[in-house]
RNA sequence: CCCGCUGAUGGGGGAGGGCCUACCCUUGUCAGGUCGAGCGGCAGCGACAACAGUAACAGAGAUAGCUUGCUAUCUGCUGACGAGCGGCGGACGGGUUAGUAAUGCUUGGGAAUAUGCCUUAUGGUGGGGGACAACAGUUGGAAACGACUGCUAAUACCGCAUAAUCUCUUCGGAGCAAAGUGGGGGACCUUCGGGCCUCACGCCAUGAGAGUAGCCCAAGUGGGAUUAGCUAGUUGGUAAGGUAAUGGCUUACCAAGGCGACGAUCCGUAGCUGGUCUGAGAGGAUGACCAGCCACACUGGAACUGAGACACGGUCCAGACUCCUACGGGAGGCAGCAGUGGGGAAUAUUGCACAAUGGACGAAAGCCUGAUGCAGCCAUGCCGCGUGUGUGAAGAAGGCCUUAGGGUUGUAAAGCACUUUCAGUAGGGAGGAAAAGUUAGUCGUUAAUAGCGGCUAACCCUGACGUUACCUACAGAAGAAGCACCGGCAAACUCCGUGCCAGCAGCCGCGGUAAUACGGAGGGUGCAAGCGUUAAUCGGAAUUACUGGGCGUAAAGCGCGCGUAGGCGGAUUGAUAAGUUGGAUGUGAAAGCCCUGGGCUUAACCUGGGAACUGCAUUCAAAACUGACGCACUAGAGUACGAUAGAGGGGGGUAGAAUUUCAGGUGUAGCGGUGAAAUGCGUAGAGAUCUGAAGGAAUACCAGUGGCGAAGGCGGCCACCUGGACAAUAACUGACGCUCAUGUACGAAAGCGUGGGGAGCAAACGGGAUUAGAUACCCCGGUAGUCCACGCCGUAAACGAUGUCAACUAGCCGACUGAAUCCUUGAGAUUUGGGUGGCGCAGCUAACGCAUUAAGUUGACCGCCUGGGGAGUACGGCCGCAAGGUUAAAACUCAAAUGAAUUGACGGGGGCCCGCACAAGCGGUGGAGCAUGUGGUUUAAUUCGACGCAACGCGAAGAACCUUACCUACUCUUGACAUCCUCAGAUCUUUCCAGAGAUGGAUUGGUGCCUUCGGGAACUGAGUGACAGGUGCUGCAUGGCUGUCGUCAGCUCGUGUCGUGAAUGUUGGGUUAAGUGCCGUAACGAGCGCAACCCUUGUCCUUAUUUGCCAGCACGUAAUGGUGGGAACUUUAAGGAGACUGCCGGUGACAAACCGGAGGAAGGUGGGGACGACGUCAAGUCAUCAUGGCCCUUAUGAGUAGGGCUACACACGUGCUACAAUGGCUGGGACAGAGGGCAGCGAGACCGCGAGGUGGAGCAAAUCCCAGAAAGCCGGUCGUAGUCCGGAUUGGAGUCUGCAACUCGACUCCAUGAAGUCGGAAUCGCUAGUAAUCGCGAAUCAGAAUGUCGCGGUGAAUACGUUCCCGGGCCUUGUACACACCGCCCGUCACACCAUGGGAGUGGGUUGCUCCAGAAGUGGUUAGUCUAACCUUCGGGAGGACGAUCACCACGGUGUGAUUCAUGACUGGGGUG
Repeated sequence: CCCGCUGAUGGGGGAGGGCCUACCCUUGUCAGGUCGAGCGGCAGCGACAACAGUAACAGAGAUAGCUUGCUAUCUGCUGACGAGCGGCGGACGGGUUAGUAAUGCUUGGGAAUAUGCCUUAUGGUGGGGGACAACAGUUGGAAACGACUGCUAAUACCGCAUAAUCUCUUCGGAGCAAAGUGGGGGACCUUCGGGCCUCACGCCAUGAGAGUAGCCCAAGUGGGAUUAGCUAGUUGGUAAGGUAAUGGCUUACCAAGGCGACGAUCCGUAGCUGGUCUGAGAGGAUGACCAGCCACACUGGAACUGAGACACGGUCCAGACUCCUACGGGAGGCAGCAGUGGGGAAUAUUGCACAAUGGACGAAAGCCUGAUGCAGCCAUGCCGCGUGUGUGAAGAAGGCCUUAGGGUUGUAAAGCACUUUCAGUAGGGAGGAAAAGUUAGUCGUUAAUAGCGGCUAACCCUGACGUUACCUACAGAAGAAGCACCGGCAAACUCCGUGCCAGCAGCCGCGGUAAUACGGAGGGUGCAAGCGUUAAUCGGAAUUACUGGGCGUAAAGCGCGCGUAGGCGGAUUGAUAAGUUGGAUGUGAAAGCCCUGGGCUUAACCUGGGAACUGCAUUCAAAACUGACGCACUAGAGUACGAUAGAGGGGGGUAGAAUUUCAGGUGUAGCGGUGAAAUGCGUAGAGAUCUGAAGGAAUACCAGUGGCGAAGGCGGCCACCUGGACAAUAACUGACGCUCAUGUACGAAAGCGUGGGGAGCAAACGGGAUUAGAUACCCCGGUAGUCCACGCCGUAAACGAUGUCAACUAGCCGACUGAAUCCUUGAGAUUUGGGUGGCGCAGCUAACGCAUUAAGUUGACCGCCUGGGGAGUACGGCCGCAAGGUUAAAACUCAAAUGAAUUGACGGGGGCCCGCACAAGCGGUGGAGCAUGUGGUUUAAUUCGACGCAACGCGAAGAACCUUACCUACUCUUGACAUCCUCAGAUCUUUCCAGAGAUGGAUUGGUGCCUUCGGGAACUGAGUGACAGGUGCUGCAUGGCUGUCGUCAGCUCGUGUCGUGAAUGUUGGGUUAAGUGCCGUAACGAGCGCAACCCUUGUCCUUAUUUGCCAGCACGUAAUGGUGGGAACUUUAAGGAGACUGCCGGUGACAAACCGGAGGAAGGUGGGGACGACGUCAAGUCAUCAUGGCCCUUAUGAGUAGGGCUACACACGUGCUACAAUGGCUGGGACAGAGGGCAGCGAGACCGCGAGGUGGAGCAAAUCCCAGAAAGCCGGUCGUAGUCCGGAUUGGAGUCUGCAACUCGACUCCAUGAAGUCGGAAUCGCUAGUAAUCGCGAAUCAGAAUGUCGCGGUGAAUACGUUCCCGGGCCUUGUACACACCGCCCGUCACACCAUGGGAGUGGGUUGCUCCAGAAGUGGUUAGUCUAACCUUCGGGAGGACGAUCACCACGGUGUGAUUCAUGACUGGGGUG
């Protein structure tokens, strides 16, 4: 300041209020003043009246007329006074911030100045003259305003006299002034005005003071170098002019200076300060109010007057604008106070008064004063007060929430008892007032008792504010509470509505149907007559770091040297005093801040005193340190002498190997190349091999975290030229040093220019491959280039991502190159330099790491950094032949970007290990037909769910009705089901009618049970409302249950320890099926998992003996444990034993454990089952059940009938049966286990080809039944075929279940006899009593299995092994991933929006230079015109005015540059979505 908001709002006090457009101003008002004690003067307006005209400020005096109280005239005599002359003021006060980066301001100094009014001092104030306004007359003009003639006064103007301590001077002298007015008055004079005296106020000259103003100097006072050079009056001198005064201030001449990296010039911004806000301070921001200074007054220029102006309310000119006009011409300037318009987000009354304070004028009274004092408006800010106080639980009603019990609002309200501030009404009532004036007294002046001045006393009188402050009385809780917020930061939580919608949001973020974040409500929190929002400043931010930061990897060390200015600099001594330190003096305005008093009831506020103002200047002193100076020093630095090592540099020469090419010989069919190929070369003789020749480039081995160099970089050998390093000696110089902005040299590769050279290699290019494509990786060729000389370029991950120099701070081990000492003379030892590596302590570090070669501790100097992107880009400058380099932004956009380390996850990274994971095998699926499930389609409905593994013979252990949830039709509405209330009735039962049925109507029989006689229990019907009901939605609101990784070996914790922290433990070595166990170990232990405990099976023992068994003893039968009996065996079912790496040998580390063996029914978890850690998948299920929320309530609930879930171009999953001879068919005759059975299993017997029927013995089961197991075995037949394989499909006839078999059951018989001849790509299961194969049973069930769950029979093959596929575990590594690779993420293109660069140009602003032009004004000149004061010889002169002209100059114009802003078809990149 805006917005929100209200028909909102109680007082009081003291403050503040056009920050924009220095935009334009109507109206009012104002210093448009004042002085009659400077002057001449007496006007206008008004009134009567209306043709004319009369009259004319008030008073006094005089004169005249005479009607003696009226008229006329005169006198400026007195009081006033419009206009005028004159004086003073108008240069103050008031406003504003446009300009100004220094002609400004601040602080402190200085000399060459002026000064009205004021104070003080000295002296003077004599005597003359001529005009001009007003006025009168004439006259021009619309007006503004003039013109001419005539008169007149002065404190207006001009000479003369006099004059200095004034000015000038040739030092003799010369020159320069004035004004009077008023009061009073005794003598004397008078023309009656006065003179004269005195007082007061003036005037003139000259000093001094105070205050004010002008000038000069130093320091300080913002940004930009993408502004680096600027300057001709420029810098200085001499002379002159000018000014109040110094000065290039101005002019002439002379000289060529002056300023600048300590930032000149230029550009853009800005009034400065005391202070104000903030901050711990240092600082940062700012310059409202108050105060000091500057500047400005419509824009630009100019002077006049004056003490002072180049003048806000003065003048002249030019310009823009506005107004008046008779069109000829004129007028104006609110950035004074109010006020208006416009513009804007935005800022007040056309108020009162001079009562106070102050100012101008005046002798004074006084007058003027939008200065000022007050009031009005505005919650704009600051301060204080109020909107009531006490009591009051039935915890009222209402609201809100609720688990419905209650909680909360809440002592809050009501009620009761009080008080009355403020507001209201009425009454009283200070202070702001002192003066001035009048009178009286006294003192001074004076001749004076007068006048004037001072003091004292009395009297009188002056208030805008103002209905003042304040005090008293009255009445009544009466008239007075809002705003923001309630997810975190940040105090304060619930419900409803909404459903990524509407909306919120300062940041993070909230909203997709259970929102403490949106909107409302209840409640709460914080402030309070205010509260929030927006904008702005400082703080927090040590986030520009002076106080007080950094640069290995986060932004940041120039690629590297040399070196100028600058900065810094070894040791001794002397002198100095610039820095430094201390004292004193002056100054640092007041106000403000701080301390301490006082005044308003308090406070804000006002006021007294003090302190402070950290500064500047002057002066005195000190001499440690720094500086400048002097003499001397050697430890830094350098020089000298002769040695040492080295791919250091330069040019010259030379050597061998190899590649290639050429020539020749031998020789024949390939060579070459790759993952595999092809292009290519080769019968015109390649490749291979031998001999010879040519040419270019590079130097194997030695060779090494070896050497040298400042860096880039440097590699065969030889000599020449040349730079540096280093050890030792200690002779010389004597601080000569370090660092280094600008500058300058060098500077890989690529590239450029000119000329050479060209063997190999090789961008571009061609061909062949690979690939979806392959402008690549691979192959065959191949040109620039690579090489040399000369010249450019100047950049690299130019890296140790670590600037240079110096000092100090534990060590150990290498390797390069010197030197010294010692001896046992060696491949010796010790010591000491230089350079170069590894490890490591202290210390440092965010960590990683660095660690005498520091990234440690310090010092000196330079460079660089300040969130990411835009961008190392644009524009501009400089460099370059070009490519490009260097310097280097902004708009805009995001809330991050980044470093180091940790845990996971991932990797077509690594290591170790496991699993029917692969491999080795056996059998399948995928092809056919059928069954079944799913998708899709269809339908009135084909109810719903499940969807990779981990949905799809799954929920469903069984849809003809029912089930059933779906569809159609017909019905019911307290309901099919539950509880409560009322009434009636026992419930129930028989029969008939209508209807598809539910249902409706009629009808028959009967009147119950218990009882303490009160009634009760159950049931049925009717009614009423609370409610029932829902397989309706949400599995992403949930519980429970389940799947899966996975029976994988993992998942965690306590204490301790290390680390800033994430860590360790759980890692390591062996081992295991196992985080199993052992050892080691800053870890020690523990828990959930593993294992074991449980069930079953395999061996034995004990006990028991029926329905099971039958060895031995008997009986009996056609036969059978049939019977007596037995308890041995088998079995049954209870309990026990057994197996533990226990024993032996070997391996291993003496461990854990592994290998082999013995014994044993069984051996290393014996086989199988149950058992599933922390967690993952928002996995599945609201349709098992339970449940929050939402939804329906004559329906989404309930009942009934029929239909549907069984549809069918198609696709997929899971199965069955097959395709046949290891088989089919047929005859005979063996051997199980585990189950089930009363609405049941159902034997024997009879009937039927059969399904089945009749009938009903036995059995609630170790007793009876289902129940004949099949494959297998022994015979026969078929002979490789769509068959004696296969059985689908269809026709006919039946059986069974059931109310019912049409849609839509199963089975039987006769007939029919489809596809199919072993199955593409792909894919599944299985490691032993397993696969494969064979049959049996059960659950569900009226009936309806090829499915599911069980049972036994027969009974294999293979596993070398862990490279690969899949999944998993541990360790390690990389990571820009963490929704975690199904991740993240790059660029083009398309679309939308935004800012920006270029751009033919276009339109403005500012400005340089060039020339033209020249108003007003000032200065100079002047042959024209005019001219009062003075002089005059009277002719004139001096002087002046006007005019003319010259110089300077504003506005304006021309041309040409520079710079900046806006805009521009098109275009470039950038940002966001």
Annotation:
RNAcentral holds the sequence, with entries from ENA. Predicted 3D model of a 1473-nucleotide RNA (small-subunit ribosomal RNA) from an uncultured prokaryote.